[in-house]
RNA sequence: GAGCCGUUAGCUCAAUAGGUAGAGCAACUGACUCUUAAUCAGUAGGUUACAGGUUCAAUUCCUGUACGGCUCACCA
Repeated sequence: GAGCCGUUAGCUCAAUAGGUAGAGCAACUGACUCUUAAUCAGUAGGUUACAGGUUCAAUUCCUGUACGGCUCACCA
C1' cells in the first nucleotide's frame, strides 16, 4: 500500500429481502430470609463508532473517516 471482516446497553452478543432496537449477565427496587446468598417479580439503562448521501422511513443500502482483527504485497 491492496483486499476482506468487525464496531449496537456497563460486559458478551442478537436484530437482513429497509418499517416501534432486544436477550443473557451485571446494576437498582421489592418479595422471601434472623442476615447474606440463592430464588421470584419489577425498574432503569442506547444520538446502533463518527460524518455525509439515498428514502415517507436506515442497525440494515451507498460514500468517506477512525479504531480493531485476518490475508496479501513491499522492505534488511
The RNA shown here (transfer RNA) has 76 nucleotides and comes from a Desulfobacterales bacterium. Rfam family: tRNA. By type it is a transfer RNA. Rfam describes the family as follows. Transfer RNA (tRNA) molecules are approximately 80 nucleotides in length. The prediction has a mean pLDDT of 80. The source organism's lineage runs through Bacteria, Pseudomonadati, Thermodesulfobacteriota, Desulfobacteria and Desulfobacterales. RNAcentral records the identical sequence in 2 taxa.